This is a predicted structure of a 127-nucleotide RNA (FMN riboswitch aptamer (RFN element)) from uncultured Pseudoruminococcus sp. Taxonomically the source falls in Pseudoruminococcus (Bacteria, Bacillota, Clostridia, Acutalibacteraceae). Model confidence (mean pLDDT): 81 of 100. Of the family's consensus pairs, 100% are formed in the model.
């Protein structure tokens, strides 16, 4: 510099009206860690190499607020959700089992899943 970079409302109920409420359903960005999984190395390896592996651990991003700046695609600071129990084991909030929980702002019958800012921005990834 170029390219890429987020998934999800299906069924039933109430109602004038709800993908927003109620019952069930469905989804999980990026980097790190990682005892699982897969592949490779003449053969073999728990031991070497590679790939992959956490929504709730550590950190980051979007959004939002304030200040600066003054139209610009900016800068700084702040804010920023959620996990327990049991099992195995030297070692696990990462594996296995079970049961939970979480999800910016604006709009609208109260929204993680619809519409909008956004044909935007970006953690980062690849070449």
């Nucleotide at each position: 510099u170029u390219u890429c970079a987020g998934g999800g409302c299906g069924a039933g109920g109430u109602g004038u009206a709800a993908u927003u409420c109620c019952u069930c359903a469905c989804c999980g960005g990026c980097g790190g860690u990682g005892a699982g999984a897969a592949a490779g190395u003449a053969a073999a390896a728990u031991u070497c190499u590679u790939u992959u592996a956490a929504g709730u651990c550590c950190g980051c991003g979007a959004a939002c607020a304030u200040g600066c700046a003054a139209u610009a695609c900016g800068c700084a600071u702040g804010c920023u959700g959620a996990u327990g129990u049991g099992g195995u084991g030297u070692g696990a909030u990462u594996c296995c089992a079970c049961a939970a929980c979480c999800g910016a702002c604006g709009g609208u019958a109260u929204a993680g899943u619809c519409c909008g800012g956004a044909u935007g921005g970006a953690a980062g990834a690849a070449a």